[in-house]
RNA sequence: CGAGUUAGCCGGAUGACCGCAUCGCAGGAUGAGGAAAGUCCGAGCAUCACAGGGCAAUGGCGGUGGGUAACUCCCACUAAAGGCGACUUUAAGGAUAGUGCAACAGAAAUAAACCGCAAGGCGCAUAAGCCUUGUAAGGGUGGAAAGGUGCGGCAAGAGCGCACCAGCAGUUCGGCGACGAAAAUGGCUGUGUAAACCCCGCCUGAUGCAAGAUUGGAGUCAUACGGGUGCCCGCCCGACUCCUCACAUCGCUUGAGCGCACAGGCAACUGCGCGCCUAGAUAGAUGGUCAUCUAAGACAGAACUCGGCUUACAGACUAACUAGCGGA
RNA sequence: GGACAAUUAGCUCAGCUGUGAGAGCAUCCGCUUGACGUGCGGAAGGUCACAGGUUCGAGUCCCGUAUUGUCCACCA
Numbered sequence: 001c002g003a004g005u006u007a008g009c010c011g012g013a014u015g016a017c018c019g020c021a022u023c024g025c026a027g028g029a030u031g032a033g034g035a036a037a038g039u040c041c042g043a044g045c046a047u048c049a050c051a052g053g054g055c056a057a058u059g060g061c062g063g064u065g066g067g068u069a070a071c072u073c074c075c076a077c078u079a080a081a082g083g084c085g086a087c088u089u090u091a092a093g094g095a096u097a098g099u100g101c102a103a104c105a106g107a108a109a110u111a112a113a114c115c116g117c118a119a120g121g122c123g124c125a126u127a128a129g130c131c132u133u134g135u136a137a138g139g140g141u142g143g144a145a146a147g148g149u150g151c152g153g154c155a156a157g158a159g160c161g162c163a164c165c166a167g168c169a170g171u172u173c174g175g176c177g178a179c180g181a182a183a184a185u186g187g188c189u190g191u192g193u194a195a196a197c198c199c200c201g202c203c204u205g206a207u208g209c210a211a212g213a214u215u216g217g218a219g220u221c222a223u224a225c226g227g228g229u230g231c232c233c234g235c236c237c238g239a240c241u242c243c244u245c246a247c248a249u250c251g252c253u254u255g256a257g258c259g260c261a262c263a264g265g266c267a268a269c270u271g272c273g274c275g276c277c278u279a280g281a282u283a284g285a286u287g288g289u290c291a292u293c294u295a296a297g298a299c300a301g302a303a304c305u306c307g308g309c310u311u312a313c314a315g316a317c318u319a320a321c322u323a324g325c326g327g328a
Numbered sequence: 329g330g331a332c333a334a335u336u337a338g339c340u341c342a343g344c345u346g347u348g349a350g351a352g353c354a355u356c357c358g359c360u361u362g363a364c365g366u367g368c369g370g371a372a373g374g375u376c377a378c379a380g381g382u383u384c385g386a387g388u389c390c391c392g393u394a395u396u397g398u399c400c401a402c403c404a
Stems, first nucleotide, its partner, number of pairs: 001324001003322006010315001012293007020031004033299001037310002040308005045208004052233004059203004063077005078092001079090004093199002098197002100193003114139002116135007147165006166189001168186002171182004212250003216243006226237003257276004262271003329400007338353004346384001355371005377393002380390002
């Protein structure tokens, strides 16, 4: 210098004028986001009496250790795959519990003789051909063909034997663990698919702020054989109709909250101290114009609230690292 | 605001992972008719919404995105 990898941060600022919403008697104060989005997970909260015990179903998750209120999220690590590398990705339990599927091709698709190679028999015959048997080295098909290469061995062959390599089980050592390393002990090793059914382990009650709560009168029927969001136990409860307020009030925003400093930890995160209050509408506010900063231009706008994930995004900035080229 | 479903030819819909994705209507061509229609025969028409993954193999299974549609409140 260009190329690349990872992580973080910002997402207009200041001033003037006009306008809107909430709060306040008033002067006035406050007023969208990093995703407010998708509604994909996890919670709070509310109702189903409590959300209790047991059973079953459904659904979800799946390497190890930690973090968290909790999670399928986050951090660190392990393994596998990809990359020269920084680094990235992974729905990463079980295929000797059982079942299913593997089209076409091929002799054969789970444990296989079509061609071939051999031995024996028939055949006058050592030729052609036929029959029986052995054989997975070679051919061809396929995504996948029964550990790979070499030597020996054999009628021909074959882990049949041996050497090396790959894998599995066991042993020793290291690690909390996933797992790794070593030695050379063993038999030589029997496909793939579980994002097919299934098995194992763990979790899971339903609904969703349009949840729900509050505030009257009259009438009819009824005392359990009825009703109550899987079933049982246990527990609880009167039901329906009419009138009118009512486009009511509450839920509604102070919360697992934010910022800074210190300490612990590789990190996620935690502890402690100080400081701060930061939209709450119900036809729904958060906007517009001008000036300066080179220019104001992306994706997009709260509707009960948090923690995550995913997706969209003009432009700008910072840090660390990688391989390469050039120069000193 | 919340809860769900669907997407395959111009339209309406089928399609147990397995050659090359089908049906009806519509369109076009030919025959039939004096002509049109009907009838008969044939043809064309597909990014299986988009993008990843699992698998030997995906319209089908899984995940994400987009679009379209449906339902849900209080009212003693």